[in-house]
């Protein structure tokens, strides 16, 4: 670092050192000397793996896979503790506005849609 998959509207912060940053990018709008980013401590959240319970399937068996349920059990592995992944990026309704004799163009709006990128876990290479 490439790739497969599931997940992203909900949850959870105190201290102690430092001291201008920070919320990917990019445009927005935020947070930040009533201390940002970090680095230690301590706590907590949630449940992706691990555990543990039932169905199904496959197996002679040990056991594997899928689906579903539990609750934080385990000094467990990992991840989180502002804002919806903070909003949006692509497509794009109603509705407005100009212009036009009309048909129609063009701007503005931004309901809702999928994506993409991106994070975070469990696999592959």
């Nucleotide at each position: 670092c490439u790739u497969u998959c599931a997940u992203c509207a909900a949850g959870a912060g105190c201290g102690a050192c430092c001291g201008a940053g920070g919320g990917a990018c990019u445009g927005g709008c935020c947070c930040a000397a009533u201390g940002a980013a970090g680095u230690c401590g301590c706590g907590g959240c949630a449940a992706c793996c691990g555990c543990u319970c039932g169905g199904u399937g496959c197996g002679c068996a040990a056991g594997c896979a899928c689906c579903g349920g539990g609750g934080a059990c385990c000094a467990g592995g990992u991840g989180c503790c502002a804002a919806a992944u903070c909003c949006a990026g692509c497509c794009g309704a109603a509705g407005g506005c100009g212009c036009g004799c009309a048909a129609g163009c063009g701007c503005c709006g931004g309901a809702g849609g999928a994506a993409a990128a991106g994070a975070u876990g469990a696999g592959a290479a």